Notes:
The RNA shown here (small-subunit ribosomal RNA) has 1527 nucleotides and comes from an uncultured Actinomycetes bacterium. The prediction has a mean pLDDT of 84.
RNA sequence: AUCUUGAUGGAGAGUUUGAUUCUGGCUCAGAAUGAACGCUGGCGGCGUGCCUAACACAUGCAAGUCGAACGGAAUCCAAGGAGUGCUUGCACUCUGGAAGAUUUAGUGGCGAACGGGUGAGUACCACGUGAGCAAUCUGCCCUGAAGACUGGGAUAACACCGGGAAACCGGUGCUAAUACCGGAUACCUUCAUUGAUCCGCAUGGAUCGAUGAAGAAAUGUUUUUUCGCUUCAGGAGGAGCUCGCGGCCUAUCAGCUAGUUGGCGGGGUAACGGCCCACCAAGGCAACGACGGGUAGCUAGUCUGAGAGGACGAUUAGCCACACUGGAACUGAGACACGGUCCAGACUCCUACGGGAGGCAGCAGUGGGGAAUCUUGCGCAAUGGACGAAAGUCUGACGCAGCAACGCCGCGUGAGGGAUGAAGGCUUUCUGAGUUGUAAACCUCUUUCGACAGGAACGAUAAUGACGGUACCUGUAGAAGAAGCACCGGCCAACUAUGUGCCAGCAGCCGCGGUGAUACAUAGGGUGCAAGCGUUAUUCGGAUUUAUUGGGCGUAAAGAGCUCGUAGGCGGUUCGAUUAGUCGGGUGUGAAAUCUCUGGGCUUAACCCAGAGCGGCCACCCGAAACUGUCGUGACUAGAGUUUGGUAGGGGAUCACGGAAUUCCUGGUGUAGCGGUGGAAUGCGCAGAUAUCAGGAGGAACACCAGCAGCGAAGGCGGUGAUCUGGGCCAAUACUGACGCUGAGGAGCGAAAGCGUGGGGAGCGAACAGGAUUAGAUACCCUGGUAGUCCACGCCGUAAACGGUGGGCACUAGGUGUGGGGACUUUUCAACGGUUUCCGCGCCGCAGCUAACGCAUUAAGUGCCCCGCCUGGGGAGUACGGCCGCAAGGCUAAAACUCAAAGAAAUUGACGGGGGCCCGCACAAGCAGCGGAGCAUGUGGCUUAAUUCGAUGCAACGCGAAAAACCUUACCUAGGCUUGACAUGUAUUGAAAAGUCAUAGAGAUAUGAUGUCCUUCGGGGCUUUACACAGGUGGUGCAUGGCUGUCGUCAGCUCGUGUCGUGAGAUGUUGGGUUAAGUCCCGCAACGAGCGCAACCCUUGUUCUAUGUUGCCAGCACGUAAUGGUGGGGACUCGUAGAAGACUGCCGGGGUCAACUCGGAGGAAGGUGGGGACGACGUCAAGUCAUCAUGCCCCUUACGUCUAGGGCUGCACACAUGCUACAAUGGGCGGUACAGAGGGCUGCUAAACCGCGAGGUGGAGCCAAUCCCUAAAACCGCUCUCAGUUCAGAUUGAAGGCUGCAACUCGCCUUCAUGAAGUUGGAGUUGCUAGUAAUCCCGGAUCAGCAUUGCCGGGGUGAAUACGUUCCCGGGCCUUGUACACACCGCCCGUCAAACCACGAAAGUUGGUAACACCCGAUACCGGUGGCCUAACCGCAAGGAGGGAGCCGUUUAAGGUGGGAUCAGUGAUUGGGGUUAAGUCGUAACAAGGUAGCCGUACCGGAAGGUGCGGCUGGAUCACCUCCUUU
Repeated sequence: AUCUUGAUGGAGAGUUUGAUUCUGGCUCAGAAUGAACGCUGGCGGCGUGCCUAACACAUGCAAGUCGAACGGAAUCCAAGGAGUGCUUGCACUCUGGAAGAUUUAGUGGCGAACGGGUGAGUACCACGUGAGCAAUCUGCCCUGAAGACUGGGAUAACACCGGGAAACCGGUGCUAAUACCGGAUACCUUCAUUGAUCCGCAUGGAUCGAUGAAGAAAUGUUUUUUCGCUUCAGGAGGAGCUCGCGGCCUAUCAGCUAGUUGGCGGGGUAACGGCCCACCAAGGCAACGACGGGUAGCUAGUCUGAGAGGACGAUUAGCCACACUGGAACUGAGACACGGUCCAGACUCCUACGGGAGGCAGCAGUGGGGAAUCUUGCGCAAUGGACGAAAGUCUGACGCAGCAACGCCGCGUGAGGGAUGAAGGCUUUCUGAGUUGUAAACCUCUUUCGACAGGAACGAUAAUGACGGUACCUGUAGAAGAAGCACCGGCCAACUAUGUGCCAGCAGCCGCGGUGAUACAUAGGGUGCAAGCGUUAUUCGGAUUUAUUGGGCGUAAAGAGCUCGUAGGCGGUUCGAUUAGUCGGGUGUGAAAUCUCUGGGCUUAACCCAGAGCGGCCACCCGAAACUGUCGUGACUAGAGUUUGGUAGGGGAUCACGGAAUUCCUGGUGUAGCGGUGGAAUGCGCAGAUAUCAGGAGGAACACCAGCAGCGAAGGCGGUGAUCUGGGCCAAUACUGACGCUGAGGAGCGAAAGCGUGGGGAGCGAACAGGAUUAGAUACCCUGGUAGUCCACGCCGUAAACGGUGGGCACUAGGUGUGGGGACUUUUCAACGGUUUCCGCGCCGCAGCUAACGCAUUAAGUGCCCCGCCUGGGGAGUACGGCCGCAAGGCUAAAACUCAAAGAAAUUGACGGGGGCCCGCACAAGCAGCGGAGCAUGUGGCUUAAUUCGAUGCAACGCGAAAAACCUUACCUAGGCUUGACAUGUAUUGAAAAGUCAUAGAGAUAUGAUGUCCUUCGGGGCUUUACACAGGUGGUGCAUGGCUGUCGUCAGCUCGUGUCGUGAGAUGUUGGGUUAAGUCCCGCAACGAGCGCAACCCUUGUUCUAUGUUGCCAGCACGUAAUGGUGGGGACUCGUAGAAGACUGCCGGGGUCAACUCGGAGGAAGGUGGGGACGACGUCAAGUCAUCAUGCCCCUUACGUCUAGGGCUGCACACAUGCUACAAUGGGCGGUACAGAGGGCUGCUAAACCGCGAGGUGGAGCCAAUCCCUAAAACCGCUCUCAGUUCAGAUUGAAGGCUGCAACUCGCCUUCAUGAAGUUGGAGUUGCUAGUAAUCCCGGAUCAGCAUUGCCGGGGUGAAUACGUUCCCGGGCCUUGUACACACCGCCCGUCAAACCACGAAAGUUGGUAACACCCGAUACCGGUGGCCUAACCGCAAGGAGGGAGCCGUUUAAGGUGGGAUCAGUGAUUGGGGUUAAGUCGUAACAAGGUAGCCGUACCGGAAGGUGCGGCUGGAUCACCUCCUUU
């Protein structure tokens, strides 16, 4: 260098909104577990198995061994002795006990300090890591050197005696040792004195010496070898001590400490050391967190994670600690000792009540606790341990087995074929199909696992195998014995049916369920995992959601109110040195196991084995010297500071002065009001106010200038002068030489309100009082008014203390204005001006940044340094604790509980008691009404057997209904029918059925008589019975279609492409004009288009052309009493059909050479000529299931259907819509005219006649431009004369008419008689802008009849008014605010009442913990000790040395007393908080939220809250000023 191989590597989603982007929390998908629970369960391997009560423990076992240390004892046994039997040398019995063997209580040795358990305590040199001990010890083991001489006295056992219930103990006597003791010796060791050499980081150490003192032993045991003993040196392993560094939470623990820190001298220890003691000094630790509190065994490691990290510390391994609780020592090499001792305590047991015994956190096991964790197993065969010379003994360590799906791993429950796509199930568009599903059946095959049978290991290279007749191998039979669990709305793979009906239930989050639930339950089907599957709990992850990697702080949570400054952090240029940090290399260490890789062994895997790797902020050595650090009384000047000269300023403090104004007092003039408000009142005034003039007093504040101008760190600062004083800026040179920046704690300053003391007090003005307003009004408004506001001194220490933007330095386009200074230029000089520079204060704007809004050299851009702060909303800036304060209160600052959001910016709408523009019979100007009366009709209500149902603001109410006496009819009562009153089909019966007549009945109906269809002979029609089914004006208009209303005939509503924006969206559609109009023009990142507007359609208004009957008649003719009656005619009217005409086309003015508008001409008509039809996207879950259609539900001898009668017409009342009136513009009577549009055969009906009349008789004409229905107001006269009338006509009586089976309930009309109310209508309210309103008649639909009042049309007569857009209502466009989006009929705040929950306070009360003071003080070590006792040694035998018991003392556990500290539990009552579909009171906030809101503070009030003072804009609107942009 190439190749190969291996290892390793980061995913998101749901949920705030109408939608969007962001911030931000909550939740899910993953992995894991010593797990538990639910359902299920075939096998094997390997692991794991009290996480809770370090709670209490029955029973058995878990530490013994050595006779080769010792004296005994027991048993066996030879010889010997005695006896018996007698086969005279054999058997048996007793005795005996040499030598020996076996067993062994005791003395003695070693072990018992290991192994095993547990994690209570412990925040500690306990642990980890790395060093040190020149400050140490070490039994057994190994190596080396030397030695073991000589003596002595006891004592267990044992025997005897005694006490005791027992445990056990005492006395006397005897005895041994490798038990104990004395003396000797000393290579050597230690100590003391002392010399030399070498070395070390200090004390000091090592080696070689000299002198002196002191110090050993078992010659014991064994048959031989051995094994032991003593001293010294060394090793190995072990232990002890010291130090650096590392690893929990809490500051609501900030100060702790008297043996405390150090020294000197002792004591003590194996050893250093306050380890202990006496004395001396006053130190030591701590913000780099001492001390205190809480929690916790530490580590290798385990889980997770891409990693950095985070959480954990079961099993295995290392260390530590503990052994019922507390204390203590003894023995020993080693313990302050799990299966030892002593004492105290609690508990349990035994007891003769006197006294004793015990300690499973060893293995099993029991009870208890708990959601929960195993057998009272086998064996020492293996590995290891103790003892022993060894054999061997012991070993619940260990090896195995048992139980448990507790985990990991592996295997199986069959494989292939098989379509009639079987049956059954489920679904269905319904008898057809789909699906379960090659699944099954059936055929062929295999036998893993399991079952049975036979053989049979390794582990042990000699003997010995618990496991175990096990693993494994072979054979036999046969698909045979072996599948469940969860899920299926989204996240998240997988869908239908039925049941249920906000119920039952589900739910991890969002959320499902109120009659069509893929979300509940069940079933079928599917999906995922699989001997398991789900759930729960916990950890990490996702979460960059604590951010070192890797976040933020203008508005989302977050910059301290400001400055100074300590510690700390960071720090300019240069030279040299150094090498602490840094970098490179190396050495040591980083236990094993684990992890990764490679390889190997179990059939594979899990598992196991071997090798390598990885792993530290560790220690040491060598090297480098750029950077950081350190050093140099080094150097420099660009930072910083000083100097000199100028300069601006409401910077600060004190003193003095000034004028205007308000109020008060005095006097004058003067008279009845003043004042105040939306309007009023309280108040003041004839005792003379207000007004006005003069004089005086007093306090507070300083108009204009005044400016997004100035100064200051911020708060803040404004008349003038004086004095004192801080800081800035500019220019200039000289000097110092990094002196700097930031700043935890700390200190100072700090608006307003408030507090204390003393003054002052004009005006204003919380509280308070009164008057108004109001439903109320503890408010807004008014009249008064106290604290306060002012001064001095002292507190308080907070504000929306805001630029909501910490400070410093550097860099990164510009433009413009303004304040201060300088330079240059212009000018003779100056002023003004121009250019430029430094420092401030604003605006606009590029790059860049930002979620967006916006910021943009005064950064929110790009970087560096330092500080502060944030981590979902609420609870809460609250409670408790602490500090400060006179108080008010401030600073610091949680938790329980609760929600799935809270929030920022921007978007589209909607809304506003926001703004601008515009329109409409919207207002105004007018005319006529309604509301009052009577009646009609409809509705509500009431009533009823029923008063059928629907419609309910505008947009229900003369509406569905363009006709309720029966019918209609749906309602009620009564009587009937049940394949039905009606439809279709199949099968079937039959000659009937319909019709007519009679009888019964209220009728439906029933009975009887009569009656007998067509045919192409297949049948059709009719009918009986049966089955499918019919039927429903029953429910749901909130399941629907269709139709309709309404905004609204308002001018709007959208799309394609492009562009802009992260996006929702915007642009177009906005703007300037104009219009009835989003109509058109111009402009413009838009260009086009669609649905709407307009036009096209109908009608009406003018003319022309054609045509001319049933229409017309000018001229001609005929005729009549008269009439187009007739012949004719087409001129006219008119009808029909078709054209023309009107387009701002023409002229003038205005306007952008535009659109358009104003005026004019011509014209029948002039600016859409009038009217109609025509109704965009959508809104109102608007109306209609009773027009019709229709899903689902419901009824089926009835909720269907038939019939009779009744009801829909009911009447204390209320409303709506109309009619008729109240009269003289009229009523009555008489006379005379003039329409249009319709309708007509079950029809319209003429003339004529009868009747007062309704009407009747009659029947010409007309299937209609032919005939008929067919006018009234008006006009001309007469009368009435202002009255309840000659108005008005309700009501009632009588008599009639018409229709109809039938006018009683319940029709219409006529005549006569009767003659109510009513004299123009309160608050309020409706319609209408020209052939309109008003008024007058006519026609039609429905219809047997019923409309002078309703509805739809028609014509006759025929007005008034509009200044104008301030206001009311509705609408359109633009803009603005918003906490609304169910969209203001919105949202939403607080008290009170109710229920529940957690928390705080509380007289107290209960308990825990750690200390303190005092008392008492066991045991034990140590010290002392008169008397007492005393084998070893000395001894002249008296005693001594030494020892012991006892006693005393120091220390000390437990205990007691006391006052405190601290932490918990509980507590009548009490306080606020939270939560809870429909409680009460108000309406505080969101729009200018109807008094702009909010912050701090004070007072007041049921409550939200109100008011005062100061502050903020996170205030709408209007106006002004300044600046900017463009020209």

It matches the Rfam family "Bacterial small subunit ribosomal RNA". It was read from a public genome assembly.